Predicted 3D model of a 1516-nucleotide RNA (small-subunit ribosomal RNA) from a metagenome. The sequence is in RNAcentral, with records from SILVA. Rfam family: Bacterial small subunit ribosomal RNA.
RNA sequence: AGAGUUUGAUCCUAGCUCAGAACGAACGGUGACGGCGUGCCUACUACAUGCAAGUCGAGCGAACUGGAGGGGCAACUUUCCGGUUAGCGGCAAACGGGUGAGUAAUAUAUAGAUAACCUGCCCUUAAGAGGGGGAUAACAGAUCGAAAGGUCUGCUAAUACCGCGUACGAUUACGCAUGCGCAUGUGAGUGUAAUGAAAAGUGGGGGACCGCAAGGCCUUAUGCUUAAGGAAGGGUCUAUAGCCUAUCAGCUAGUUGGUGAGAUAAAAGCCCACCAAGGCGAUGACGGGUAGCCGGCCUGAGAGGGUGAACGGCCACAUGGACACUGAGACACGGGUCCAACUUCUACUGGAGGCAGCAGUAGGGAAUAUUGGACAAUGGGCGAAAGCCUGAUCCAGCGACGCCGUGUGGAGGAUGACGGCCUUCGGGUUGUAAACUCCUAACACAGACUAAGAAGGUUGGCGGAACGAAUAAUUUUGCCAAUUAGACGCGUCUGGGAUGAAGUCAUGGCUAACUCUGUGCCAGCAGCAGCGGUAAUACAGAGAUGACAACCGUUGUUCGGAAUUACUGGGCUUAAAGCGCAUGCAGGCGGGAUGUUAAGUUGGCUGUAAAAUAUCACGUUUUAAGCGUGGGAAGUCAGCCAAGACUGGCAUUCUUGAGGAUGAUAGGGGAGAGCGGAAUUCCUGGUGGAGCGGUGAAAUGCGUUGAUAUCAGGAGGAACGUCGGAGGCGAAGGCGGCUCUCUAGGUCAAUCCUGACGCUGAGGUGCGAAAGCUAGGGGAGCAAACGGGAUUAGAUACCCCGGUAGUCCUAGCCGUAAACGAUGGGUACUAAGUAGGGGUGGCAACAUCCCUGCCGUAGCAAAAGUGUUAAGUACCCCGCCUGGGGAGUAUAGUCGCAAGGCUGAAACUCAAAGGAAUUGACGGGGGCUCGCACAAGCGGUGGAGCAUGUGGUUUUAUUCGAUGCAACACGAAGAACCUUACCUGGGCUUGACAUGGUAGGAUUAGGCCAGCGAAAGCUGGUUGACAGUUCGAAAGGACCGGAACUAUCACAGGUGUUGCAUGGCUGUCGUCAGUUCGUGCCGUGAGGUGUUGGGUUAAGUCCUAUAACGAGCGAAACCUUUGUCCUUAGUUACCACGGGUAAUGCUGGGGACUCUAAGGAGACUGCAGGCGUCAAGCCUGAGGAAGGUGGAGACGACGUCAAGUCAUCAUGGCCUUUAUGCCCAGGGCUACACACGUGCUACAAUGGUCGGUACAAAGGGAGGCCAAGUCGUAAGGCGGAGCAAAUCCCAUAAAGCCGAUCCCAGUUCAGAUAGAGGGCUGAAACCCGCCCUCAUGAAGUCGGAAUCGCUAGUAAUCGUGGGUCAGCUAUACCACGGUGAAUGUGUUCCCGAGCCUUGUACACACCGCCCGUCAAGCCACCGAAGCAGGGGCAGCCUAAAGUCGCUGACCCAACCAGAAAUGGAGGGAGGCGCCCAAGGAAGCUUCUGUGACGGGGACUAAGUCGUAACAAGGUA
Repeated sequence: AGAGUUUGAUCCUAGCUCAGAACGAACGGUGACGGCGUGCCUACUACAUGCAAGUCGAGCGAACUGGAGGGGCAACUUUCCGGUUAGCGGCAAACGGGUGAGUAAUAUAUAGAUAACCUGCCCUUAAGAGGGGGAUAACAGAUCGAAAGGUCUGCUAAUACCGCGUACGAUUACGCAUGCGCAUGUGAGUGUAAUGAAAAGUGGGGGACCGCAAGGCCUUAUGCUUAAGGAAGGGUCUAUAGCCUAUCAGCUAGUUGGUGAGAUAAAAGCCCACCAAGGCGAUGACGGGUAGCCGGCCUGAGAGGGUGAACGGCCACAUGGACACUGAGACACGGGUCCAACUUCUACUGGAGGCAGCAGUAGGGAAUAUUGGACAAUGGGCGAAAGCCUGAUCCAGCGACGCCGUGUGGAGGAUGACGGCCUUCGGGUUGUAAACUCCUAACACAGACUAAGAAGGUUGGCGGAACGAAUAAUUUUGCCAAUUAGACGCGUCUGGGAUGAAGUCAUGGCUAACUCUGUGCCAGCAGCAGCGGUAAUACAGAGAUGACAACCGUUGUUCGGAAUUACUGGGCUUAAAGCGCAUGCAGGCGGGAUGUUAAGUUGGCUGUAAAAUAUCACGUUUUAAGCGUGGGAAGUCAGCCAAGACUGGCAUUCUUGAGGAUGAUAGGGGAGAGCGGAAUUCCUGGUGGAGCGGUGAAAUGCGUUGAUAUCAGGAGGAACGUCGGAGGCGAAGGCGGCUCUCUAGGUCAAUCCUGACGCUGAGGUGCGAAAGCUAGGGGAGCAAACGGGAUUAGAUACCCCGGUAGUCCUAGCCGUAAACGAUGGGUACUAAGUAGGGGUGGCAACAUCCCUGCCGUAGCAAAAGUGUUAAGUACCCCGCCUGGGGAGUAUAGUCGCAAGGCUGAAACUCAAAGGAAUUGACGGGGGCUCGCACAAGCGGUGGAGCAUGUGGUUUUAUUCGAUGCAACACGAAGAACCUUACCUGGGCUUGACAUGGUAGGAUUAGGCCAGCGAAAGCUGGUUGACAGUUCGAAAGGACCGGAACUAUCACAGGUGUUGCAUGGCUGUCGUCAGUUCGUGCCGUGAGGUGUUGGGUUAAGUCCUAUAACGAGCGAAACCUUUGUCCUUAGUUACCACGGGUAAUGCUGGGGACUCUAAGGAGACUGCAGGCGUCAAGCCUGAGGAAGGUGGAGACGACGUCAAGUCAUCAUGGCCUUUAUGCCCAGGGCUACACACGUGCUACAAUGGUCGGUACAAAGGGAGGCCAAGUCGUAAGGCGGAGCAAAUCCCAUAAAGCCGAUCCCAGUUCAGAUAGAGGGCUGAAACCCGCCCUCAUGAAGUCGGAAUCGCUAGUAAUCGUGGGUCAGCUAUACCACGGUGAAUGUGUUCCCGAGCCUUGUACACACCGCCCGUCAAGCCACCGAAGCAGGGGCAGCCUAAAGUCGCUGACCCAACCAGAAAUGGAGGGAGGCGCCCAAGGAAGCUUCUGUGACGGGGACUAAGUCGUAACAAGGUA
């Protein structure tokens, strides 16, 4: 730092997704150790059990008890020293600990204010502490109650309680004088008056003195009272800051203010009485939703965004609520009272309780720990202290929850072992990895030993100091000794053995890492795009590899990437986005000059921004995380000082912005009134007489009751032709006959005046096409709805005939349009050229101002484009946008008579939707051009019979392939067997064929014979080799070897499958003229240019123009053949000359001719005229055998069709292996209700039959062609000459010509079918061959819709040959010649093609894409009679506890009076009143859930109906 994903490709826009970091996490797999952290995010749900706040006997009385002593016979009593405990009393319990429900401000943060306040314990200072009184708990007795707990009587103490004295610097009031300040005010001093307190306690010690004694007294410590101050803590107030929502726009009666009284520690409507009518709000009041706030934490380059666990600060809460008491402090988590819910005890009368303290339990949940140890440390409460208490805290336990660290060994070790996996079978890889050798011992384990964390406390001793009369006592300090205290945990040494210790995820791309097997759109994967339909690096397994590692992966959440809310840092012509237009309040912004001010701004200083965190340095734990110490930094903070440029404020001034005055001027600008002619329609009358009208064609309609047409007259309404023009005017909508009246705005010219008066503009207000609505008029034409006629499969449409609202006017609504320049308004600046309109100056040329267009530079833009009329460069203000769909829908509000408008979501769903441009393809788009494409012709097919191929059907099998053109007389240039692949049956199994290994052995190979059999084959018998060496005289034997054989193993074989795994070959578009490349240039790019334009051609053929210049493959040419001539050469061909024959190149000869086959010539628009751009070329003509490519052939560009072929051949994968291989016999490929294609023969007289007669070319021939002759009616037989062929043979060409006959008929046409007899080939003609003869004689009389071929030696017609082949089903195919036409000189249409252009929503490319209803499934949502629940609001009723107030006939120790009784002062019970929680009845509002049924929406391979859109999409 980016990447993937829209497309055939491109650029842009835009969303989605990924890679990073983090976490109080959870889940899956795995799991060695330690350090430091961390752990109910959910139910502020309910809680069993234990513990979490006590302490003080040095405040007080008492009870019990231990020890010692005295007295006593004992019981017992008494003294001293302790201990424990309830109670009175003091202090604490308001801290510490928990939680985040509430709270959007009574909170928090920052900075301030308090001249409006309080403060226990602690510290400092000053002064004091006099003298009295009456009670009460405990306790005892009685009594009530189940209990909790009370009641009565009696006794008693205090540092408990109450008066009195004294009293200041305190408080209040009134004065005097004085300082200060910030408005009210406030500080010190001083005078007078009033008010106001106490614990003479307690502990220790003690000489004198006093006292009967206790003790007083002295002293010390501590406690107490008053006052002032400090420290620390709090209360209150102010400013600023930090969430969402306007589908919450108005809120407010204690409300805002004043005066007075009250309350409080304290200001204040805090409360009350009276008075006034204010206060808040678009800078968001009020309402709703959500939320504890901050330091910080996570992320980020930063700005920001998210968050508020742990640690720290503040706040709030303690079952849900209300309330006060005590107190320095509470309206109090482990205090109280009351209401409510819940739990629980009960003797049913009445009680008890509050874990959001620490553990723990249930429940909820994806999920969060032990009913642990200790007060040793730190800290807190009480105490003089020892000490006690402390779930604060310190530790331990559990959890890989996180961060950090360590280990699972180290060194060597190659035949690169075994095994696994892959393989091209050679090997590669796992891999120095292992084994093996040597070494080490951090951790875990076992044993032994022992520190830091401890500072202190107590006792004793020895010194110093303070207080003191004191050497006592007390306090403090130093040293020494003894004693006491560790919950938890650390460390060291020794032992032993590599022993105890590795997984998880991924491996197609993004993204590091690849192969095999299995599976076969199945199973499955997936973050995105996507993978899987038989060769899956994407599924599953394995091996290998990559990454991280005691962890790994997944899920969730946050930030990042995302400049995808854009302050830094985006946009709005066409991608989402400019309000339809104007006016204008608020707001924002604003011309020149001078002075002043200091709000903004800039600088400096001061204060503060707690600590922790972050950062830097150092230190420390072996390292690290962690911890410690120190530094620096951090604010949109506050105050003070300064500066004075810029912005702002104030004041003065200026004229250039703006406006006004004067004079001209153009105009469909607006409103009202009047007038006009043409046309349509209607009415009246005349003429006239059969149709009119309408359409693609018709019909409905009108018309003999007289239409249409035509003439005259009249009526009525609407609109204003020509001029008229991308001309004018207006803010937009919009405005068009003429005249008049009223009226708004613009422009120009010259001067004068005002003096910034300006620009924009949220809300607001006005205008605002058409349609529509209300009321009243009007109504000619046109014309939704509607009716009819057509069209059509249908036609609720397009077309036609009618026709009502409406269109018009008046008054009023509506308020929307593709209201568009799809472009908000204003100002300034920035190249040219040209045109139109309106002015001014000028005689003119020309100059200048305003408006409207075109073209275009720079720039801008994704591009198209825009370009002084900006979409350029800048500034100001407003509006709007943030993926597509859902949806401009639902709901709510508001406007409207309604229709509907404005504002305007979400659930759910997709990975795209979109813009511009590019290349193609396509169009019932256009232009140009071509083709037997049509037209003009000739002949056919489609009808008949037969042949042949195909489909279908049948069959044991009818082998397989080819299937629009481009399959169907095609593979097949020849199926009786063979072929043959198919079927049935019989056989063989290393095989019919190839190669190799091993073994065998002379059996074998080869030959002969026999049996079974349809054959193949099986079985049996017999004979029987070769090379070399050696033995032997030889015969022969032995050994060894090659081929063969047998057995066996590898393998062979397969016309089995996949032509959609392939090569090769082929078809087709198409012999169409195209298709590309290099360099250059243009474009961000895909791409373009070249290859387009103007001509021309058969042609991208050539010329010309030209940012292109060249080149390749195609076209053409080269090649073959044919047409003319020449040269050369003449056998088997030829014969002008001679000879000869019945006749024949028969013969002599010739090289002239024909011909043959080699080489040449010839044709090139070369020549002439015309046309054409002085071109290419075209037209005409001459010459020529041939004329514009002379005719014909071969030759087929880039590519398309997953075209055809695995059955020509080759070949990957798969399948088969006593069979899907091989051999054999027979059958089948030849079937036959039918359908189609291709052909042959015909239907006759241009003919048939018979007789005679003429003229070819090109081929073939040895297992061959076969002559003459002869036999047979013939097919053919016999025969055998010649010929490997310009020599011989096949071999007579036929149509034609000359005659004869038939006479228009199912015939002397036609020949199918079927009978009889023959011939030929072949082992073999039954299925299933051909030919001959005789006899048989079907359909058919020229063929519906439709359709095919052909442009000249062509069509048509006539015969001939060849290949294959034993023979043939050949009418097929491939060739050859004979005779030999007609028509067209055009391109409107059908089909196909080429080029250019245009549109496109197509790119699998129109056989494309795609819309809506209906039907099915599923999902979320909306409405809905209602039903249920929660929150809130205001008033009413009732009203607990409690404060306050009033009352208080009842009650009362302290004080006063009194001898007393009693009274007074003061207080209380009780009662009443205000306020008030919960509750009640009725109501309003809001939110949520649910709801029969209704509604649309999204989604879902192959449902139905149509075809709306995209091309002129067939009606733009």